[in-house]
RNA sequence: GCCCCUAUAGUUCAGAGGCCAAGAAUGCAAGGUUUUCAACCUUGUGACCCGGGUUCGAAUCCCGGUGGGGGCG
Numbered sequence: 001g002c003c004c005c006u007a008u009a010g011u012u013c014a015g016a017g018g019c020c021a022a023g024a025a026u027g028c029a030a031g032g033u034u035u036u037c038a039a040c041c042u043u044g045u046g047a048c049c050c051g052g053g054u055u056c057g058a059a060u061c062c063c064g065g066u067g068g069g070g071g072c073g
Stems, first nucleotide, its partner, number of pairs: 001072007010026004018056001027045006049065005
C1' cells in the first nucleotide's frame, strides 16, 4: 500500500427494514433475607462509533471516515 471481517448497556452477546417506546446475562445502586460476608429474591440503572445516502420507515441496506481484528505484498 491492497483486500476481507467487524463496531449495540461498564463487560460478553442477541437482533437479518415496521411485530422493538432496542432485549438477555453479568456488573453497579437500593431494598429483602442472613449475626456478618457470599449466595438467593425484588426493584432500579444504563447502549445502537461518526457523517452522508436509499426508503413512507434504518441498529438492520449502500457510500465515506474512524477504531479493532485478519490476510497479501
Transfer RNA from a Candidatus Pacearchaeota archaeon, 73 nucleotides, folded computationally. RNAcentral records the identical sequence in 2 taxa. NCBI's taxonomy places the organism under Archaea, Nanobdellati, Candidatus Pacearchaeota. The RNAcentral record of the sequence draws on ENA and MGnify. It matches the Rfam family "tRNA". From the family's description: Transfer RNA (tRNA) molecules are approximately 80 nucleotides in length. The family's RNA type in Rfam is transfer RNA.